[in-house]
RNA sequence: GCGGGUAUGGUGAAACUGGUAGACACGCCAGAUUUAGGAUCUGGUGCCGCAAGGCGUGGGAGUUCAAAUCUCUCUACCCGCA
Numbered sequence: 001g002c003g004g005g006u007a008u009g010g011u012g013a014a015a016c017u018g019g020u021a022g023a024c025a026c027g028c029c030a031g032a033u034u035u036a037g038g039a040u041c042u043g044g045u046g047c048c049g050c051a052a053g054g055c056g057u058g059g060g061a062g063u064u065c066a067a068a069u070c071u072c073u074c075u076a077c078c079c080g081c082a
Stems, first nucleotide, its partner, number of pairs: 001081007010026003019065001027045006046055003058074005
């Protein structure tokens, strides 16, 4: 240099043909239980905001009524070729 792959909450991951983003699990927080802790059970848990609301799938742009998903470009990492 060329080709291919991966990038989604704190972590691992799901999301069908473009149609509610984060299911499920772990972790964390609160409560119940316990002398206390662990285990177990119940509820909660992306970000900003007092709220209404807004934003968010590696960064930027585009197509579309609608994009994690399609197109272009850039970045990081992995694999192969030279």

Background
The prediction has a mean pLDDT of 80. Predicted 3D model of an 82-nucleotide RNA (transfer RNA) from a Rhizobiaceae bacterium. Lineage of the source: Bacteria > Pseudomonadota > Alphaproteobacteria > Hyphomicrobiales > Rhizobiaceae. Its Rfam family is "tRNA". Rfam's curators write: Transfer RNA (tRNA) molecules are approximately 80 nucleotides in length. Rfam links the family to the GO term triplet codon-amino acid adaptor activity. It is annotated as a transfer RNA. It was read from a public genome assembly.